[in-house]
RNA sequence: AGAGUUUGAUCCUGGCUCAGAACGAACGCUGGCGGCGUGCUUAACACAUGCAAGUCGAACGCGAACAGUUUCUUCGGAAACUUAGUAGAGUGGCGCACGGGUGAGUAACGCGUAGAUAACCUGUCCAAGCGACUGGGAUAGCCCUUCGAAAGGGGGAUUAAUACCGGAUACGUUGAUUGUUUUUAAGGACAAUCAAGAAAGGUGGCCUCUAUUUAUAAGCUAUCACGCAUGGAGGGGUCUGCGUACCAUUAGUUUGUUGGUGGGGUAAUGGCCUACCAAGACUACGAUGGUUAACGGGUCUGAGAGGAUGAUCCGUCACACUGGCACUGAAACACGGGCCAGACUCCUACGGGAGGCAGCAGUGAGGAAUAUUGCGCAAUGGGGGCAACCCUGACGCAGCGACGCCGCGUGGGUGAGGAAGGCUUUCGGGUCGUAAAACCCUGUCAGAAGGGAAGAAAUGCUUAUAGGUUAAUACCUUGUAAGUUUGACGGUACCUUCAAAGGAAGCACCGGCUAACUCCGUGCCAGCAGCCGCGGUAAUACGGAGGGUGCAAGCGUUGUUCGGAAUUACUGGGCGUAAAGCGCGCGUAGGCGGCCUUUUAAGUCAGAUGUGAAAGUCCACGGCUCAACCGUGGAAGUGCAUUUGAAACUGGAAAGCUUGAGUAUUGGAGGGGGUAGUGGAAUUCCCGGUGUAGAGGUGAAAUUCGUAGAUAUCGGGAGGAAUACCAGUGGCGAAGGCGACUACCUGGCCAAAUACUGACACUGAGGUGCGAAAGCGUGGGGAGCAAACAGGAUUAGAUACCCUGGUAGUCCACGCCGUAAACGAUGUCAACUAGGUGUUGGGAAGGUUAAUCUUCUCAUUGCCGCAGCUAACGCAUUAAGUUGACCGCCUGGGGAGUACGGGCCCAAGAUUAAAACUCAAAGGAAUUGACGGGUGCCCGCACAAGCGGUGGAGUAUGUGGUUUAAUUCGACGCAACGCGCAGAACCUUACCUGGUCUUGAAAUCCCAAGAAUCUCUUGGAAACAAGAGGAGUGCCCUUCGGGGAACCUUGAUACAGGUCCUGCAUGGCUGUCGUCAGCUCGUGUCGUGAGAUGUUGGGUUAAGUCCCGCAACGAGCGCAACCCCUAUCUUUAGUUGCCAUCAUUAAGUUGGGCACUCUAGAGAGACUGCCGGUGUCAAGCCGGAGGAAGGUGGGGAUGACGUCAAGUCAUCAUGGCCCUUAUGGGCAGGGCUACACACGUGCUACAAUGGCGAGUACAAAGGGCAGCGAAGGGGCGACCCGGAGCGAAUCUCAUAAAGCUCGUCUCAGUUCGGAUUGGAGUCUGCAACUCGACUCCAUGAAGUUGGAAUCGCUAGUAAUCGUGGAUCAGAACGCCACGGUGAAUACGUUCCCGGGCCUUGUACACACCGCCCGUCACACCAUGGGAGUUGGUUUGACCAGAAGCAGUUGAGCUAACUUCGGAGGCAGGCUGCCAAGGUAUGAUUGGUAACUGGGGUGAAGUCGUAACAAGG
Repeated sequence: AGAGUUUGAUCCUGGCUCAGAACGAACGCUGGCGGCGUGCUUAACACAUGCAAGUCGAACGCGAACAGUUUCUUCGGAAACUUAGUAGAGUGGCGCACGGGUGAGUAACGCGUAGAUAACCUGUCCAAGCGACUGGGAUAGCCCUUCGAAAGGGGGAUUAAUACCGGAUACGUUGAUUGUUUUUAAGGACAAUCAAGAAAGGUGGCCUCUAUUUAUAAGCUAUCACGCAUGGAGGGGUCUGCGUACCAUUAGUUUGUUGGUGGGGUAAUGGCCUACCAAGACUACGAUGGUUAACGGGUCUGAGAGGAUGAUCCGUCACACUGGCACUGAAACACGGGCCAGACUCCUACGGGAGGCAGCAGUGAGGAAUAUUGCGCAAUGGGGGCAACCCUGACGCAGCGACGCCGCGUGGGUGAGGAAGGCUUUCGGGUCGUAAAACCCUGUCAGAAGGGAAGAAAUGCUUAUAGGUUAAUACCUUGUAAGUUUGACGGUACCUUCAAAGGAAGCACCGGCUAACUCCGUGCCAGCAGCCGCGGUAAUACGGAGGGUGCAAGCGUUGUUCGGAAUUACUGGGCGUAAAGCGCGCGUAGGCGGCCUUUUAAGUCAGAUGUGAAAGUCCACGGCUCAACCGUGGAAGUGCAUUUGAAACUGGAAAGCUUGAGUAUUGGAGGGGGUAGUGGAAUUCCCGGUGUAGAGGUGAAAUUCGUAGAUAUCGGGAGGAAUACCAGUGGCGAAGGCGACUACCUGGCCAAAUACUGACACUGAGGUGCGAAAGCGUGGGGAGCAAACAGGAUUAGAUACCCUGGUAGUCCACGCCGUAAACGAUGUCAACUAGGUGUUGGGAAGGUUAAUCUUCUCAUUGCCGCAGCUAACGCAUUAAGUUGACCGCCUGGGGAGUACGGGCCCAAGAUUAAAACUCAAAGGAAUUGACGGGUGCCCGCACAAGCGGUGGAGUAUGUGGUUUAAUUCGACGCAACGCGCAGAACCUUACCUGGUCUUGAAAUCCCAAGAAUCUCUUGGAAACAAGAGGAGUGCCCUUCGGGGAACCUUGAUACAGGUCCUGCAUGGCUGUCGUCAGCUCGUGUCGUGAGAUGUUGGGUUAAGUCCCGCAACGAGCGCAACCCCUAUCUUUAGUUGCCAUCAUUAAGUUGGGCACUCUAGAGAGACUGCCGGUGUCAAGCCGGAGGAAGGUGGGGAUGACGUCAAGUCAUCAUGGCCCUUAUGGGCAGGGCUACACACGUGCUACAAUGGCGAGUACAAAGGGCAGCGAAGGGGCGACCCGGAGCGAAUCUCAUAAAGCUCGUCUCAGUUCGGAUUGGAGUCUGCAACUCGACUCCAUGAAGUUGGAAUCGCUAGUAAUCGUGGAUCAGAACGCCACGGUGAAUACGUUCCCGGGCCUUGUACACACCGCCCGUCACACCAUGGGAGUUGGUUUGACCAGAAGCAGUUGAGCUAACUUCGGAGGCAGGCUGCCAAGGUAUGAUUGGUAACUGGGGUGAAGUCGUAACAAGG
């Protein structure tokens, strides 16, 4: 410090997620030791048991027992002493208000900080001062008695005090009055007068003085305690400034309320309380209400600013079962005190009682979750005490928990045969891995044994000694020194020794983010997942393993906080299109504000002082072996307060200025607004005339109007609305908006020149006004248009688009509504920052007589453009640039501008405005493609123009389907279907049935025997099985023993084998777009980038073909050319070819010849080369000449980058998977040939351009030895006999057919057509039954030119005619090739299809076979409404009124005082206040609810197709 995720890719916006740190944590797996910390975050839920606050005999009066000893005894017992002035309770004092716990309440002077108290208090403690005189009456306990189950109580008698009470005294203490004084009003300070107000003794010691006899008392002394007053220390009360959560869907609140006066109350101010008076007080700088919450030091995080938090430790507050109340006291309205009420629990004799762990342990419950019913007062601290000492769950320790932090260990060195084993492998190896073993060491921790601290200083006691007191060296007391006494932890820390590598490593992760990879299993299953996302048979993402990475006694997960997040932006963001400028003005509060001078000192700046507790953080040093931890010191604490100064800036005060703003004057333009009036054109309607059959409307129609006279046309009239042309990115207005003309009323704007005012300005939360259209109310008006509605069409439907009608409405008046894509999607104001060119309205100057022209200037309104800005698009003096002022608004998408609530409205609705839930995106701009029922240009048998077909029939063939034991498999739009198959009777053959083999039919290796090989028999359908014999000895080497190669047999093991699966794991090959003209690269340039440019543009071409231009310049793969055939010629060569001339024959048969044809080698030829026109002086195009051929002459081969997961694992090859006596091998038979049907491709036809019969002519190309097969002969024929010739320019297949000539048929289901069937044959072949072809005789079906639809072809082409070949034993109507005859048509590119280029739109990118919307149906989820129902909280009203306090009364009771009258006190009564409780009505907030509303999410449901392209 960043990263992942929206896209095909890019930039941006924007959310989500991750990496970090932390925790009082929890959970999972694992777990050796120690130190230091830490541990109910939930139920302020309920609590059994024990302990947590007592102490003092030196305040006081009492006062046992058990047991023991002794004595007595009637043996039952009694007494005395000891126990013991002990235990014990009681009176009294001090303490119990500290310490400890918890965080419920509290949004508050509660807390924090700084102050105030002249408005206060303070037990104990300290300092110094004074005092402590004199009296009195009770009471608890104990005893007796009594009530009660108990808790507890009543009565009587007796008694003490440092308990209680009276009197005296008084330091000027308090109060009152008066006066003086102070910084200021005041309760401060001082002075005077009057009044009031104290006390208690205990203990130790001593007799100098007094009393009596020792000794004691008075007394003295020491000390503790007591009283008064002063001061202090520490502590507290009260008040004030500032700070202190969220909600405005809480906007008004308040009657003791705000203030005053009198009184009361308090330690003290104060409506704190009360009576009266006044009517105030708080609030948009957020009152009141609601929700939540103890606050701070600090803690966590962060660079910081901030954000979150408030465990442990420290400070403050509040609370103590819930509510109320007071008492005591220095202090409480009191955690382990009291009273009352309530809930709950317990005891009970049912009458009544007891209790309060949010103290320490502990229990139950709740919960994901949090410890021992431990030891000790040794230390520190606290209470009491003179002290010893007692008490102390404060505290010190220990126990439990890896809960956290810190430290240590689980060993170290050497060690390659790189062991075994695991995993993996391309089988070579690699890896775990120096890791282990082995050898040599060490000894931390744990274990055993031994030793063994510090924490302890005091107090007390003893001794010694120095002061004080005293007559005193006694005593007492204070101090000093020495000695002695005290350890829970704990025999702990620590040290030494012993033995021993021995007892001590796990967890998570390994697709990217993010360090770390392979194998197996699984097969969208099981599962994973923080985000993106993995898994559908080769998963680095699931599970396991090996290996690796990270951390380590821990590691992960979950939760929470901060960070990253500049994602609330003070530091530090935005608002044209991403979320975001209010529709527009006026204006209040507020914010902000021109120039100059003086002053002030609030802000501001500087200095000083005080404070900012300790702990913590940071720094330094130090102590535990280190560290964590702890100690000492320092810094810091950005704050607040006080004070001193400065005066630039802001603010305040005062005085001015004119440039901002405004006023006045003279002109100017204008659909600015309002009111009244006037005009013409047009539509419609009415009347009349002319006139006749249609009109109207549409894509086409119909509804509609019209013979009752329409439409058309002419004249007249009515009525309403709107104002053609002018008219213009022209004008006016704040916006909405404003358009005929005239008049009146009226707002704003611009220019020029001067004068005046003197900052009067800008913005503007609330507020207020205006505000299109539609809509609403009342009343008018209503021509045209026109929601709704009706009808007609269209359509699958058509509640639409189109048509015919038509009502609200549109218009006017008045009143509402208050919203729009109210848009420049751009708030208002001001300043500054290159230009160019238009426009409208003014002004000035020049020139001119003037129109006009030129230049400058102010205002308005446009376009282009620089800098700059912007994500880009774009903006650019009319800013989206650079700045300032103020306002509004935004913070992921959906839910939702919705629900609820509020205010507005007649309604419709508008305004303000959430949440649950859900997704990982939603979005902006631009890019490349693809697509469009977008545009432009162009091409193609694409259409059109033609010719011939298919689709109908019969049949052949392929496919689907069906059938079957099997009908093997593959191919499925074009681009599967006479396709793989250039040929299934067996074989082929992969399928089925049956019978068989298991190292196998074929391959490699090993052992043994034998060469090989040939023949025969039996069984069987064969495969095969069983058996028999004989013949036979080869090749190479040889040391002659043998060995080797090849072959055969047997055996054994590795293995073979598979037309099994996956073409979506692959190679190769192929199809297709498409023989379409495209597809790219390097360098440069442009762009943030994806990308662009080049390749676009103007021409041209069959062509990205060529030319020109150009930020491009070049290049590659394609195009073309080079190759083959063909068309012409030349040359070479003439056999098997040819024959002009000569001879010859039946015949180029033969001689001869090689001129010609032909053959096959080599060449020539064609290049827009020439001419003319045109074109940009180009490329080219058009025409012409010549030429066999002319603009690619014709044909072939040749197929760019890529697309379709196209086809093929069954040609072949191949990864993986599967089978291995079978999914392999052999064999026989069957099947692939089935047949209600459907489709594709062909053949033959339907006839006269024909059929039949007879005669007759002319090819090319090709095949042939297991072959072609001649002549001749036989058969009606298929064919047979025959075997000449020929491995072929020689022989042969082999008669070409259509054609031509003649004849016949005469339009019929025929002399057309030939299917089907019967019979008889031929040929091939082991074999024609399933299941071949052909021949002859007979039979003679459908079919009379084919619906919708659809195919091919542009010239030697279509059409038509025959011929040959491959495969092949045989079996073509298919396929491939060959020649013969030989057309028609193309105006043209509007349309259909396909393609190319440019451009445009896009919400598509799996790319239009795309994307995507809504209802309905089903399931689930959260939520609104809801008759109600049930809780919580709470206002006001009323009733009620415990305890308590106050007041009042007090005839009852009454020790202290008494002047004996009483005073005072108590009980009791009454009144006031008041908690709980109750009544009825509200407010608010939850839960729940039949039913209901919409929303969200779900698998491939239903209906349509609204949006994205002009989305039709």
Annotation:
The RNA shown here (small-subunit ribosomal RNA) has 1512 nucleotides and comes from an uncultured prokaryote. RNAcentral holds the sequence, with entries from ENA. Rfam family: Bacterial small subunit ribosomal RNA. Rfam links the family to the GO terms structural constituent of ribosome and ribosome. The prediction has a mean pLDDT of 84.